[in-house]
RNA sequence: GGGCCCGUAGUCUAGUGGCAGGACACUGCCUUCGCAAGGCAGAAACAGGGGUUCGACUCUCCUCGGGUCCA
Numbered sequence: 001g002g003g004c005c006c007g008u009a010g011u012c013u014a015g016u017g018g019c020a021g022g023a024c025a026c027u028g029c030c031u032u033c034g035c036a037a038g039g040c041a042g043a044a045a046c047a048g049g050g051g052u053u054c055g056a057c058u059c060u061c062c063u064c065g066g067g068u069c070c071a
Base pairs, nucleotide, nucleotide: 001070002069003068004067005066006065007064010024011023012022013021018054026042027041028040029039030038047063048062049061050060051059
């Protein structure tokens, strides 16, 4: 330098164009003499920018970051 794959809460991950979901972690409450476990509730995310579309996490282009292969 070229090809391919990936980028979603703090972490891991689901999401075939129409409300962004789960687990762990975190916070509050219940329970306990107290802690843990358990139950209930809550906050928290689509890498950035264009394009297509009534509507984009999803399709497309560029950039950025990571991985892999070739040179």

The RNA shown here (transfer RNA) has 71 nucleotides and comes from Candidatus Iainarchaeum sp. RNAcentral holds the sequence, with entries from ENA. Model confidence (mean pLDDT): 85 of 100. Its Rfam family is "tRNA". By type it is a transfer RNA. Its family is annotated with triplet codon-amino acid adaptor activity in the Gene Ontology.